[in-house]
The prediction has a mean pLDDT of 78. c-di-AMP riboswitch aptamer (ydaO/yuaA leader) from Actinocorallia herbida, 133 nucleotides, folded computationally. Its Rfam family is "c-di-AMP riboswitch aptamer (ydaO/yuaA leader)". From the family's description: This family represents a conserved RNA structure found upstream of the ydaO and yuaA genes in Bacillus subtilis and related genes in other bacteria. For this family Rfam cites "New RNA motifs suggest an expanded scope for riboswitches in bacterial genetic control" (Barrick et al., Proc Natl Acad Sci U S A, 2004). Of the family's consensus pairs, 96% are formed in the model.

Formats: sequence, structure tokens, C1' cells
RNA sequence: UGCCGAGUCCCCGCGCCUUGCGGGGAGCCGGGGACCCAAGUGUUUCCCCCGGGGUGAAUCCGCUCCCCCAGCGGUAGGGCGUCCUCCCGCCCGAACCCGUCAGCUAACCCGGUAGGCCGCCGAGAGGAGAGAC
Repeated sequence: UGCCGAGUCCCCGCGCCUUGCGGGGAGCCGGGGACCCAAGUGUUUCCCCCGGGGUGAAUCCGCUCCCCCAGCGGUAGGGCGUCCUCCCGCCCGAACCCGUCAGCUAACCCGGUAGGCCGCCGAGAGGAGAGAC
């Protein structure tokens, strides 16, 4: 200077050599929560004792393995290439939380506002805006 991400900005008080701590607000993000809608309802047979839900792109399939884990290949989906789009290329496809409970959902209620990184323009085609002079 930029990137992933909601994760930025302003104010007050306390403390403090510096570094901090506790609050308030704006913006952004997430969850809970009506009518309506959706869903649900009866009978028989078989099997099983395995809940369900949320944030996020991060799901699912095949192979390997006794299984789990792990590994390999792919995939829904997602990101980057420095104004934008296309082409093309390079990557990710995790992790965590709630605790038997939650569809949507106006009013209303609650919570978060972290963390982690890169680089000196990849090439080509096309196009727009702003600013400065």
C1' cells in the first nucleotide's frame, strides 16, 4: 500500500512512565421472537436407539482403512490477481458454538464488533468515474 473477515468510527470515566480497564453511542453483523404461510395428523410391516440447532464459502461423493482418525481424488460453495468487467491463472473448500431446545416471522428481546496475513503491480482485450493541472 493492500488481503480474508460483520469486526469500523466517535465520546465519557478510572488507572497509568508507557502499555491498559470499565462504560455509552453511531454504523455494520448475528441470534431469539406473532398473525399468515410452511410443517404436522390415520393404518400396516420391517429395522434401529443414532437427538436437534447455530455462526461460517467450508457441503457432499468415491477410494484406502475392521472402524474412527488420517490419507488420496473430486465436488456444492467461496477468495485473490491493486478503478471495474471479461478472459486466463492461482488458491480455500476449515474451525467452533448452543445443550434436548429454536421453521418463517412485525412489534419486541439478546449478543458480537475479533483474529490472521501479503506485496512492489501476471498478460491481453474492452470500458467507466473521480481528482489534479